[in-house]
Molecule: transfer RNA
Organism: Patescibacteria group bacterium
RNA sequence: GGGCCAUUAGCAUAGUGGCAGUGCGCUGCAUUCGCAUUGCAGUAACAGGGGUUCGAUUCCCCUAUGGUCCA
Numbered sequence: 001g002g003g004c005c006a007u008u009a010g011c012a013u014a015g016u017g018g019c020a021g022u023g024c025g026c027u028g029c030a031u032u033c034g035c036a037u038u039g040c041a042g043u044a045a046c047a048g049g050g051g052u053u054c055g056a057u058u059c060c061c062c063u064a065u066g067g068u069c070c071a
Base pairs, nucleotide, nucleotide: 001070002069003068004067005066006065007064010024011023012022013021018054025043026042027041028040029039030038047063048062049061050060051059
């Protein structure tokens, strides 16, 4: 220098064009003498920019970061 892959909540991950989910976590309540467990409720995310589209996490381009291969 070039090719390919990945980037979604604090962490791990699902989601191939139409309301962004799950588990752990965190907060509150109940349960307990208290803690733990358990139950219920809540909190919080699409790496950044641009394009296509009625509509983009999803398709296209560029950038950033990480990984991998070639030179």